[in-house]
The RNA shown here (transfer RNA) has 85 nucleotides and comes from a marine sediment metagenome. Its Rfam family is "tRNA". It is annotated as a transfer RNA.
RNA sequence: GCGGGGGUAGCCCAGCCCGGUAAGGCGGUGGCCUGCUAAGCCACUGGUGCUUGUCACCUCUGGGGUUCAAAUCCCCACCCCCGCG
Numbered sequence: 001g002c003g004g005g006g007g008u009a010g011c012c013c014a015g016c017c018c019g020g021u022a023a024g025g026c027g028g029u030g031g032c033c034u035g036c037u038a039a040g041c042c043a044c045u046g047g048u049g050c051u052u053g054u055c056a057c058c059u060c061u062g063g064g065g066u067u068c069a070a071a072u073c074c075c076c077a078c079c080c081c082c083g084c085g
Base pairs, nucleotide, nucleotide: 001084002083003082004081005080006079007078010026011025012024020068027045028044029043030042031041032040046058047057048056049055050053061077062076063075064074065073
């Protein structure tokens, strides 16, 4: 230099092909259980704000484009992995 794969919440990972509420696990918080732990079970759990709500806004590496609507499609860049030269 060329080709291919990948980058999603604190961590792992699905969703991407075929655009329409970012699923699940780990972890965390609270509760139940227990003499106390552990294990197990239940609820909540991306971020910010304040008016605390059936709230608002923002978020999928970064930027731009297409579209009513983009994690998803297109372009450029950055980073990681594999192969070729």